Predicted 3D model of a 265-nucleotide part of an RNA (large-subunit ribosomal RNA, domain VI) from Ligilactobacillus sp. JN-6 (Y).1. Its mean pLDDT, the model's own confidence on a scale to 100, is 88.
[in-house]
Context: one part of a larger RNA
């Protein structure tokens, strides 16, 4: 661009594309069947493999801005305390996220019309024939039906709602330009989103993000000081302190201010 005004939603499916697997055991029944040995069709139930979607409450990985032990050396003037740096120094756990070994769910079941296959009735050809006329049944394959995309399906659908019938030029016509409505961008906070567009959450009539304060995993008992011990150290204050991403509350910063686009059918 288009889809005979301009928008915002909300659908319908043309047609596409994924999936479509499978064992074992109990039971019907040790029954039909078979001389025995063995041993079912058909039906209903159970628990598995594999593959796939999803998610992360459970087991657990991972977690370089938690946390806590330490080793060497440097540094804050020394002690003490901390801080660099040595693969995150090295050890030991470990939030949010991601995640598979972790747990959910999934192929069913039904319908059509059908192959091979097996009917029925039935002539040519007084029989006999599933077939010629006619009319059943019958598969994981076909169409659906189950999941996903889908009206540029130019055959451009459908539905609900907004927003209006303004000004100027003109060749007077499905003309052209302007400022606007409605709605939408630029911009800016950011993330359930991400390479960059794009999607989604918001932009003061506001919890978008960061502070802050509260809280919950996490770590595991901070400093400081008191006590005991000749010391290396232990108690006690005290489930202490510290706590990235969670969870909530709170304009305390920072989305101010603006600008553009956008119908006349």
């Nucleotide at each position: 661009c288009g889809u005979a005004g301009g928008a915002a939603a909300u659908u319908u499916g043309c047609g596409a594309g994924g999936a479509u697997c499978u064992g074992u055991c109990c039971u019907u029944a040790g029954u039909a069947c078979g001389a025995g040995a063995g041993g079912a069709c058909c039906g209903g139930g159970a628990u598995g493999g594999a593959c796939a979607c999803a998610c992360c409450g459970c087991u657990g990985g991972u977690g370089u801005a938690c946390c806590a032990g330490u080793u060497g050396u440097c540094u804050u003037g020394c002690c003490c305390a901390a801080g660099g740096c040595a693969g995150c120094g090295c050890u030991g756990g470990g939030u949010a996220g991601c995640u598979a070994a972790g747990u959910g769910u999934g192929g069913u079941c039904g319908a059509g019309a059908u192959a091979a296959a097996c009917g029925c009735u039935g002539a040519a050809a007084g029989c006999a024939u599933c077939u010629a006329a006619g009319u059943g049944c019958g598969a994981a394959a076909c169409u659906c039906a189950c999941c996903u995309c889908a009206a540029g399906a130019u055959c451009a659908g459908a539905u609900u709602u907004c927003c209006c019938a303004u000004u100027c030029c003109u060749u007077u016509c499905u003309g052209g330009a302007a400022g606007u409505a409605a709605g939408a961008c630029c911009c800016c906070u950011g993330a359930g989103a991400g390479a960059u567009g794009a999607u989604c959450a918001g932009g003061u009539a506001g919890a978008u993000a960061g502070g802050a304060u509260g809280g919950c995993a996490g770590u595991g008992g901070a400093a400081g000081u008191g006590c005991c011990g000749c010391g290396a150290g232990g108690c006690a204050u005290g489930g202490a302190g510290c706590g990235g991403a969670c969870c909530a509350u709170u304009a305390c910063u920072a989305a101010u201010c603006g600008g553009u686009c956008g119908a006349g059918g």